[in-house]
Context: one part of a larger RNA
Molecule: large-subunit ribosomal RNA, domain IV
Organism: Phycisphaerales bacterium
């Protein structure tokens, strides 16, 4: 020196990214106990009290023992171990669960509940080359896919694009199938050039031809989208009001500098002697918004933000001990 402990004078977070770590609290028994609240909860809320032996005594009790009253001792009686410190406010996710075995336990997955969609049974969907299984000895209150995620109030407009359901008239449109055409070959005609039947064969080929695309509707808890300029009130300043371009349709409730806010330590207000965090507010939301769900919200939380008590060597500032390396001798 380092490791594991221990114990500390005044201060008591000034340490720090940050109370990390460490203290505090602690089981029993008695009193007491808010705000909220889905009336279960919140609760061991908080916050005080008690405790050992001894007793002819009093009360209960059959008794064992309790309570009561008196008295004894010790620094200290839950006499050692083991055994929540607590309060206010916010975010997130309802909640018990899962989870990266070996750096992440979480606001991520998952869930009851809600929506949507497909599927009538030899289901639909899954695995297999196929027999065949699963689904399911089920049947639509089942089963299968998807979102979303308790509970509460709610979930606005937009179908132009993409998907998807429907229609089936037109138009395109494959294989096939084909009227007719043309070429090759040759039996034959012709003096010769040359034409050439059937058959084969090689080519074009009118017409007819599913579904699908076009194309008509529909559809949002389908993938998705959800403006700009100008001007305008008898101070100012804003703009209920106009007008004007575009859009399919221009963000409704609601919530907002947020887990989102760039400027930004906005602006006011709160708590501080001093607050780039926090709380409450406002809204020019660079870039919020509604099942990628939105706004609440008691309980719960090895989740995260901010205070505040109570506590400590975290620190001012650091000493001392103890043990077990390290050293040094052997």
């Nucleotide at each position: 020196c380092g490791g594991u402990c221990g114990u500390g004078a005044a201060g008591g977070a000034a340490c720090u990214a940050g109370g990390c770590a460490a203290g505090u609290u602690a089981a029993c028994c008695c009193c007491g106990u808010a705000a909220g609240u889905u009336a279960g909860c919140g609760a061991u809320a908080a916050g005080g009290g008690g405790g050992g032996c001894c007793u002819c005594c009093u009360c209960c009790g059959c008794a064992a023992g309790g309570a009561g009253a008196g008295g004894c001792c010790g620094c200290a009686g839950a006499g050692a171990a083991a055994a929540g410190g607590g309060u206010c406010u916010g975010g997130g996710a309802a909640c018990u669960g899962u989870u990266u075995a070996u750096c992440a336990a979480a606001a991520a997955c998952a869930c009851a509940g809600c929506u949507c969609u497909g599927u009538g049974c030899u289901a639909a969907g899954a695995c297999g080359c196929a027999a065949g299984u699963c689904g399911a000895c089920g049947u639509a209150u089942a089963c299968a896919g998807a979102g979303u995620g308790a509970c509460g109030c709610u979930u606005g407009c937009c179908c132009g694009a993409u998907g998807c359901c429907g229609g089936a008239a037109u138009g395109u449109c494959a294989a096939g199938g084909g009227a007719g055409c043309g070429g090759g070959u040759c039996a034959g005609g012709g003096a010769a050039a040359c034409c050439g039947a059937a058959g084969c064969u090689c080519g074009c080929g009118a017409c007819c031809g599913a579904a699908g695309c076009a194309c008509c509707g529909g559809u949002g808890a389908a993938u998705g989208g959800c403006g700009g300029c100008c001007g305008u009130a008898a101070c100012u300043a804003u703009g209920a009001c106009g007008g004007u371009c575009c859009u399919a349709a221009g963000g409704u409730a609601g919530c907002g500098a947020a887990g989102u806010u760039c400027c930004u330590u906005g602006u006011c207000g709160g708590g501080u002697a001093a607050g780039u965090u926090c709380c409450g507010a406002c809204g020019c939301g660079c870039a919020u918004g509604a099942a990628u769900a939105g706004c609440g919200u008691a309980a719960u939380c090895a989740c995260u933000g901010g205070a505040c008590u109570c506590c400590u060597g975290u620190c001012u500032c650091c000493a001392c001990g103890a043990c077990c390396g390290a050293c040094u001798c052997g």